[in-house]
RNA sequence: GGGUUGGUCGGGCGGCCGCGGCACCCAGGUGGUGUCGAGGAAGGUCCGGGCUCCCCAGGGCAGGGCGGUGGGCAACACCCACCCGGAGCAAUCCGCGGGACAGUGCCACAGAGAUCAGACCGCCUCCCUCAUUGGUCGAGCUUGUCGAGACCACGCGGGAGGUAAGGGUGAAACGGUGGUGCAAGAGACCACCAGCGGCCCGGGCGACCGGGCCGGCUAGGCAAACCCCGCCCGGAGCAAGGUCGAACAGCGCACGUACGAGGGCUGCCCGCCCGAGUGCGCGGGUGGACCGCACGAGACCAUCGGCAACGGUGGUCCGAGAUGGAUGGCCGCCGAACGGGACGCCGCAAGGCGCCCGGGAACAGAACCCGGCCUACAGACCAGCCCCU
Numbered sequence: 001g002g003g004u005u006g007g008u009c010g011g012g013c014g015g016c017c018g019c020g021g022c023a024c025c026c027a028g029g030u031g032g033u034g035u036c037g038a039g040g041a042a043g044g045u046c047c048g049g050g051c052u053c054c055c056c057a058g059g060g061c062a063g064g065g066c067g068g069u070g071g072g073c074a075a076c077a078c079c080c081a082c083c084c085g086g087a088g089c090a091a092u093c094c095g096c097g098g099g100a101c102a103g104u105g106c107c108a109c110a111g112a113g114a115u116c117a118g119a120c121c122g123c124c125u126c127c128c129u130c131a132u133u134g135g136u137c138g139a140g141c142u143u144g145u146c147g148a149g150a151c152c153a154c155g156c157g158g159g160a161g162g163u164a165a166g167g168g169u170g171a172a173a174c175g176g177u178g179g180u181g182c183a184a185g186a187g188a189c190c191a192c193c194a195g196c197g198g199c200c201c202g203g204g205c206g207a208c209c210g211g212g213c214c215g216g217c218u219a220g221g222c223a224a225a226c227c228c229c230g231c232c233c234g235g236a237g238c239a240a241g242g243u244c245g246a247a248c249a250g251c252g253c254a255c256g257u258a259c260g261a262g263g264g265c266u267g268c269c270c271g272c273c274c275g276a277g278u279g280c281g282c283g284g285g286u287g288g289a290c291c292g293c294a295c296g297a298g299a300c301c302a303u304c305g306g307c308a309a310c311g312g313u314g315g316u317c318c319g320a321g322a323u324g325g326a327u328g329g330c331c332g333c334c335g336a337a338c339g340g341g342a343c344g345c346c347g348c349a350a351g352g353c354g355c356c357c358g359g360g361a362a363c364a365g366a367a368c369c370c371g372g373c374c375u376a377c378a379g380a381c382c383a384g385c386c387c388c389u
Base pairs, nucleotide, nucleotide: 001387002386003385004384005383006382007381008380009379011334012333013332014331015330016329017328019037020036021035022034023033024032025031026029039363043374044373046372047371048370049369050368051237052236053235054234063233064232065231066230067229068082069081070080071079072078083097084095085094086093087092098228099227103226104225105222106221107220120167121166122163123162124161125160126159127158128157130155133153134152135151136150137149140146141144175193176192177191178190179189180188194218196215197214198213199212200211201210202209203208241291242290243289244288250282251281252280253279254278255277262274263273264272265271298317299316300315301314302313303312304311305310338358339357340356341355343354344353345352346351
């Protein structure tokens, strides 16, 4: 200098005003004092749990999820370590990582053919036709550098077949190299190599790794296509659920309808007036209030065990709780990023550092609670490791 991994923070200080919870005080009012008051993601609501109600003997079907191995955890689709495959010089990163010899299905375009495959070009064999060149034989007679015709070889075209070694297409074309063999070829055969299957030995808890022997000679990909194998899974969600409960209906009982219940005037009695309903209870759980609801798989520190995730022990602390939903606004000082400069220093340059001016902080915001994942995020800082010089 370049790269890579992990972590921390994510504006600061002061003043004034305001908002929500709790405690206390004055005392009864839109009071006062004190104290606490968003996040690493509070977000998406994608997984897993706690909690609550409903359902539930056991087993199965259907449906859904998960999927290398070992461990962690309350649990997980999360985390840690390792294995295998791939990328990289490396640190490190990536993998929806069971099964494609159980079956079915699919494989765009191109290509002849996309899987018990396929013959377009090429190669080889045979047949037919035609022309001509070369060779051999050769009727004939004009005895010649003559020559009808026949056969053979090569060739053009056509047909029948063989061939998967070569060309060409493709992401992918039935293993690679060399040889034998063959008309030409081919695991048809052989040697070595790669890969597959089986058995054995050694190492590892295991995934797996290393080695040996044998076999048949070769086997394409896709399971986030159906499917098969193994494991797991009841449903709904804090508007869960519970407690207290006005009012108006409804029901029951009692008293009363002129022998007048009850009400008004009143502290009570008398009196006067009004007067047909009144009183009590039950009831459902609405408006409303409260609980759930802030002490919890909690935070921090130390120490021990473990490679680690994590766990054990000890100590300290209590850190939001609204319900039309608080967590905000203004001012002053300081200020990162960023923008500009005709200035100074360094540098060959790109540029860096300093100085001056401007500027004024990302994404976002609790709503029952946790553990994760994913997504968003201006920037600042710290640490480990690798490569080059």